[in-house]
RNA sequence: GUACGUCAAGAGCACACCCGGCGCGAGCCGGGGCCGCAAAGCCCACGGAUCCAGGCGACUCCCUCCGCCUGGAUGGCCGGGUUCCAGUA
Numbered sequence: 001g002u003a004c005g006u007c008a009a010g011a012g013c014a015c016a017c018c019c020g021g022c023g024c025g026a027g028c029c030g031g032g033g034c035c036g037c038a039a040a041g042c043c044c045a046c047g048g049a050u051c052c053a054g055g056c057g058a059c060u061c062c063c064u065c066c067g068c069c070u071g072g073a074u075g076g077c078c079g080g081g082u083u084c085c086a087g088u089a
Stems, first nucleotide, its partner, number of pairs: 002089003012037002017032006035076001041082003046079003049074009
């Protein structure tokens, strides 16, 4: 440097939940907390998936469900891209 990333150990992150704050909302930020995680580091550029808001269509008394459009959210939903620990070849 390349490809792997593993028992154990060290280092790291932090689900749910609780408190405070922001947001119409999904959700996000901080603190606590630790279910788990070789990438649970980073990226929504690209392809999907789910969720939220608004609108349209169909069905309707209305709502909801279903389909579509626009904007938003989730990388701890996945594909994918990228960086990477101890260590192995």
Molecule: c-di-GMP-I riboswitch aptamer
Organism: Lysobacter sp. Root494